This is a predicted structure of a 348-nucleotide part of an RNA (large-subunit ribosomal RNA, domain IV) from a Pyrinomonadaceae bacterium. Lineage of the source: Bacteria > Pseudomonadati > Blastocatellia > Blastocatellales > Pyrinomonadaceae. It matches the Rfam family "Bacterial large subunit ribosomal RNA". The prediction has a mean pLDDT of 89.
[in-house]
Context: one part of a larger RNA
RNA sequence: CCCUUGUGAAGGAACUCGGCAAACUCACACCGUAACUUCGGGAGAAGGUGUGCCAUUGGACGUGUAGGGGUUCGCCCCCGAAGCGUUUGAUGGUCGCAGUGAAAAGGCCCAGGCGACUGUUUACUAAAAACACAGGACUCUGCAAAGUCAAAAACGACGUAUAGGGUCUGACGCCUGCCCGGUGCCGGAAGGUUAAGAGGAGGGGUUAGCCGCAAGGCGAAGCUCUGAAUCGAAGCCCCGGUAAACGGCGGCCGUAACUAUAACGGUCCUAAGGUAGCGAAAUUCCUUGUCGGGUAAGUUCCGACCUGCACGAAUGGCGUAACGAUCUGGGCGCUGUCUCUACAGGGG
Numbered sequence: 001c002c003c004u005u006g007u008g009a010a011g012g013a014a015c016u017c018g019g020c021a022a023a024c025u026c027a028c029a030c031c032g033u034a035a036c037u038u039c040g041g042g043a044g045a046a047g048g049u050g051u052g053c054c055a056u057u058g059g060a061c062g063u064g065u066a067g068g069g070g071u072u073c074g075c076c077c078c079c080g081a082a083g084c085g086u087u088u089g090a091u092g093g094u095c096g097c098a099g100u101g102a103a104a105a106g107g108c109c110c111a112g113g114c115g116a117c118u119g120u121u122u123a124c125u126a127a128a129a130a131c132a133c134a135g136g137a138c139u140c141u142g143c144a145a146a147g148u149c150a151a152a153a154a155c156g157a158c159g160u161a162u163a164g165g166g167u168c169u170g171a172c173g174c175c176u177g178c179c180c181g182g183u184g185c186c187g188g189a190a191g192g193u194u195a196a197g198a199g200g201a202g203g204g205g206u207u208a209g210c211c212g213c214a215a216g217g218c219g220a221a222g223c224u225c226u227g228a229a230u231c232g233a234a235g236c237c238c239c240g241g242u243a244a245a246c247g248g249c250g251g252c253c254g255u256a257a258c259u260a261u262a263a264c265g266g267u268c269c270u271a272a273g274g275u276a277g278c279g280a281a282a283u284u285c286c287u288u289g290u291c292g293g294g295u296a297a298g299u300u301c302c303g304a305c306c307u308g309c310a311c312g313a314a315u316g317g318c319g320u321a322a323c324g325a326u327c328u329g330g331g332c333g334c335u336g337u338c339u340c341u342a343c344a345g346g347g348g
Stems, first nucleotide, its partner, number of pairs: 001348008010339002014337001019334001027051005036041001038171001052094012067079004095099001107332007114324002119131002135169007147155002172319004177249003182246002184242005191237003197231002202226005209218003250268005277311001278308001289305005
């Protein structure tokens, strides 16, 4: 010097990103316990007091001797002084600094964010606000179910719509507004478009034959290469529905007898222009917004305001008791975290 352990005057978070770490608290009994609340909780809330040993003296219970009563006479039954045991009080005394004398054994409170909760997770840097969850909703599926699976078998299920699959949301309370123009899904079938296929008008090749002096021309049947019209489904176009389907939810100008603001009016655009609730928020750029609270002093925190760069209603909105090795701010207690270090034990 390093690791580890213990103790510390005065102060007591001044340390630090942050009380990280450490310390305080700790058992049992009794007293006593707030807001809030889903009436269960919150609660071990908080906050207090007691605890050793000795003597004396009560209570309760167990056992049960003597004794009493009963008796079916039994080594029986019931009551039960004493004794012994267990437990719980009272009074007095007594020792120490200290009595749950060592060890083991909650620090507490206030306010807020998120997630209801118990659970689950990145085996080896993340335990959380992420996942799950009961509950809610939509949708598919009538059974040889839908769905899973390359086929088959099998599962679904020896189940049958109070069942099973998928998707979203996520206890509970109050609620969940407007838009179907786009995309998707569902329904419709009149019209348009439309494949294979059917169809075969027409055209080409070949050549028996015919014409021709020849070169060559014409050319039936058959074979062959093509091939128009016409008839052809779903789909798409089209017509409706549907947002707890994917999603979306405006701009400019003017106006009230101080000023300011605009209940009101005008105009443009849209499928419709954001309702309730919340709001500088896990969301606010400007921003340490402004005001209030807490501090001597507060970019954090809490309560408001609303100018929401860029909240908003099951990609759920806003609340919410309880819960949390969660995150944020404050306080009490406590301390070597610090002022500022010192000494000691063990190990290197």

The full RNA is in RNAcentral, with records from ENA.